The RNA shown here (c-di-GMP-I riboswitch aptamer) has 91 nucleotides and comes from a Planctomycetota bacterium.
Its Rfam family is "c-di-GMP-I riboswitch aptamer". Its family is annotated with cyclic-di-GMP binding in the Gene Ontology.
Its mean pLDDT, the model's own confidence on a scale to 100, is 81.
The sequence was found by an Rfam model in a public genome assembly.

[in-house]
RNA sequence: UUACGAUAAAGGCAAACUCCGAGCAAUCGGGGGGCGCAAAGUACAGGGUCUUUAUAAAACCGAAGUAGAUAAAGAUAGCCUUACUGCCGAA
Numbered sequence: 001u002u003a004c005g006a007u008a009a010a011g012g013c014a015a016a017c018u019c020c021g022a023g024c025a026a027u028c029g030g031g032g033g034g035c036g037c038a039a040a041g042u043a044c045a046g047g048g049u050c051u052u053u054a055u056a057a058a059a060c061c062g063a064a065g066u067a068g069a070u071a072a073a074g075a076u077a078g079c080c081u082u083a084c085u086g087c088c089g090a091a
Base pairs, nucleotide, nucleotide: 004089005088012037013036017032018031019030020029021028022027035078041084042083043082045081046080047079048076049075050074051073052072053071054070055069059066060065
């Protein structure tokens, strides 16, 4: 230095739930909280999932509607891959 990751040391992050706020929503910011995390640091580039809107034809339905497809705009990095960066040091 690379790989690797210990019932090591120091420090770090923070799920559910809850309170306040933002958003049509997915979800996000802050306080409490602590399930977990060695990249649970950063970036939506690829895939997945989720939300909203639009479109067209078909199915079910008495109708309202339901579920799916496609497109657009969003959300998620604590779903996976990828890129970049980083603390500590036993085997």